[in-house]
Context: one part of a larger RNA
RNA sequence: UGAUGGGGGCCCGCAUAAGUGGUGGAGCAUGUGGUUUAAUUCGAUACAAAAAGAAGAACCUUACCAGGGCUUGACAUGCCGUAAAUCCUCUUGAAAGAGAGGGGUGCCUUCGGGAACGCAGACACAGGUGGUGCAUGGCUGUCGUCAGCUCGUUCCGUAAGGUGUUGGGUUAAGUCUCCCAACGAGCGUAACCCUCGUGUUUAGUUACCACCGUUGAGUUUGGAACCCUAAGCAGACUACCGGUGAUAAGCUAGAGGAAGGUGAGGAUGACGUCAAGUUAUCAUGCCCCUUAUGCCCUGGGCAACACACGUGCUACAAUGGACGGGACAAAGGGUCGCGAUCCCGCGAGGGUGAGUUAACUCCAAAAACCCGUCCUCAGUUCGGAUUGCAGGCUGCAACUCGCCUACAUGAAGCCGGAAUUGCUAGUAAUCAUCGGUCAGCCAUACGGUGGUGAAUUCAUUCCCGGGCCUUUUACA
Numbered sequence: 001u002g003a004u005g006g007g008g009g010c011c012c013g014c015a016u017a018a019g020u021g022g023u024g025g026a027g028c029a030u031g032u033g034g035u036u037u038a039a040u041u042c043g044a045u046a047c048a049a050a051a052a053g054a055a056g057a058a059c060c061u062u063a064c065c066a067g068g069g070c071u072u073g074a075c076a077u078g079c080c081g082u083a084a085a086u087c088c089u090c091u092u093g094a095a096a097g098a099g100a101g102g103g104g105u106g107c108c109u110u111c112g113g114g115a116a117c118g119c120a121g122a123c124a125c126a127g128g129u130g131g132u133g134c135a136u137g138g139c140u141g142u143c144g145u146c147a148g149c150u151c152g153u154u155c156c157g158u159a160a161g162g163u164g165u166u167g168g169g170u171u172a173a174g175u176c177u178c179c180c181a182a183c184g185a186g187c188g189u190a191a192c193c194c195u196c197g198u199g200u201u202u203a204g205u206u207a208c209c210a211c212c213g214u215u216g217a218g219u220u221u222g223g224a225a226c227c228c229u230a231a232g233c234a235g236a237c238u239a240c241c242g243g244u245g246a247u248a249a250g251c252u253a254g255a256g257g258a259a260g261g262u263g264a265g266g267a268u269g270a271c272g273u274c275a276a277g278u279u280a281u282c283a284u285g286c287c288c289c290u291u292a293u294g295c296c297c298u299g300g301g302c303a304a305c306a307c308a309c310g311u312g313c314u315a316c317a318a319u320g321g322a323c324g325g326g327a328c329a330a331a332g333g334g335u336c337g338c339g340a341u342c343c344c345g346c347g348a349g350g351g352u353g354a355g356u357u358a359a360c361u362c363c364a365a366a367a368a369c370c371c372g373u374c375c376u377c378a379g380u381u382c383g384g385a386u387u388g389c390a391g392g393c394u395g396c397a398a399c400u401c402g403c404c405u406a407c408a409u410g411a412a413g414c415c416g417g418a419a420u421u422g423c424u425a426g427u428a429a430u431c432a433u434c435g436g437u438c439a440g441c442c443a444u445a446c447g448g449u450g451g452u453g454a455a456u457u458c459a460u461u462c463c464c465g466g467g468c469c470u471u472u473u474a475c476a
Stems, first nucleotide, its partner, number of pairs: 001476002003473001005471001007470007015460002019423005026314008034305002042053001064300007073125001077124002079121001081119002088099004107114002127289002130287003136283002138278003141274001143272001148187006155162002167178003193266004198234007208223003237260001240254001242252003316416001320374002323372001324370002332362003337356002342351003382413001387408002390405004429452007
């Protein structure tokens, strides 16, 4: 100087407390371990692995296994030769192999040749999702959006080092202020950036409004007020007032204001820590394979199933279930697409095919509300697993192994032990909705969007994590 202490002091955080909803019990979905297997490809393992890589495994993907094949190779460059394409038949599980027909050329040209494509040959080489993340780059997680981490010069100390960065206040903050052997500065903090919230200026179509008219949708005409769209500007700074404080920094109450003390949310992650993660995104050193650890194909596997764990969905009902009725969003997607209308079907869907970027369409919002129904705690008109049968869609193909529909079937489950977890306001809870990936989909996931909309705390005794000062130590 650090590290450390069931030492001390000060402070913070959904850390506790106060509330609220879950998980842990059930069924299912999904990931992991284990077991099994020819293979169940690989990596990730406390927080910081486990609905995570994977924004989508039927084939492909695919890296794994079995079988069948290839060996300058599926891919690249160099050399030489011959010369494009393309069609048909047979064998095969396919890859591939065999045969036959056809054309004898096409493009550019400085006539030397060049470019592209197919086949064959020899060698240099290709190739490797093989190993090492403890050889590396890059990227990422984590402490932690915690308030820290340092430097130059000075001064102090023999030196390691210290000072500054400590102290009194204060802040979300090493934020600011006062003092001070220090004076300054840098990376962080804050601000600058984006979105939302208010007003205003400009602009007015496809959006908005008014009138005539219509069963209604619309159309026509007119308008620039409103809504909205999208560019610019203004606005919030403790600026004003009272109290308090050291006449400071600030704290607190109030006014005005759309908004008040960081207005709300996002992006932004210091020096470093964990030889943290990734050689399977990519790049890369070294090692290893080279008729195979490379490459092609068919089928299988990644989907197995006594079990254990994680993350979720659906429930156990009456604040509810089922039927009917008429309401109210935001954001997003669409041309190999979205698909209105009409017809057929109980339905999934099929046929038709208008329109299509503020215009058409996906699109129906659902919970909420209203009317009657179930009629009281029942394994039920709760719950929907499982199973049977009949269909639909995508796709070459739905057995292993897809989704959806109709009818029938109707399991566990009556609120969950010890324990454990999220959340402080338009939040939790609850309700629907859209998107990416995508032929289809195992999405209950992930990422957005809006509707309805609480309770409690304003404290720091304790648990956990962290920051500053001080002290202990036989530790470095």
Small-subunit ribosomal RNA, 3' major domain from Kokia kauaiensis, 476 nucleotides, folded computationally.
RNAcentral holds the full RNA, with entries from SILVA.
Its mean pLDDT, the model's own confidence on a scale to 100, is 81.
Taxonomically the source falls in Kokia (Eukaryota, Mesangiospermae, malvids, Malvales).